Predicted 3D model of a 76-nucleotide RNA (transfer RNA) from a Thermoguttaceae bacterium. The sequence is in RNAcentral, with records from ENA. Its mean pLDDT, the model's own confidence on a scale to 100, is 81. The same sequence occurs in records of 2 taxa. It matches the Rfam family "tRNA".
RNA sequence: CGGAGCAUAGCUCAGCCUGGUUUAGAGCGCUUGGUUCGGGACCAAGAGGUCGGAGGUUCAAAUCCUCUUGCUCCGA
Numbered sequence: 001c002g003g004a005g006c007a008u009a010g011c012u013c014a015g016c017c018u019g020g021u022u023u024a025g026a027g028c029g030c031u032u033g034g035u036u037c038g039g040g041a042c043c044a045a046g047a048g049g050u051c052g053g054a055g056g057u058u059c060a061a062a063u064c065c066u067c068u069u070g071c072u073c074c075g076a
C1' cells in the first nucleotide's frame, strides 16, 4: 500500500443478508426482596444501550450507501 473480517448493556453474544410497529433482546454479572442461623443454590422484581464516530438515502435505519476510528487476519 491492496484485500477481508470484527465493533450492539459491566462481560460473552444474537439480531444486519430480506429496513417496519409499543420498549433493540439472551446468558452471565449487578441491585432489591423472599428463602436460609448465615452463605451458596433457587424464586420474584428491577436497573443498565439509543448499536465505534460522522454524514447521506427513506415516511421509517443497528440493518442500505459514503467517509472515518480502533483491533485482527491475508497478500505485497
Stems, first nucleotide, its partner, number of pairs: 001075007010028004020059001030046005052068005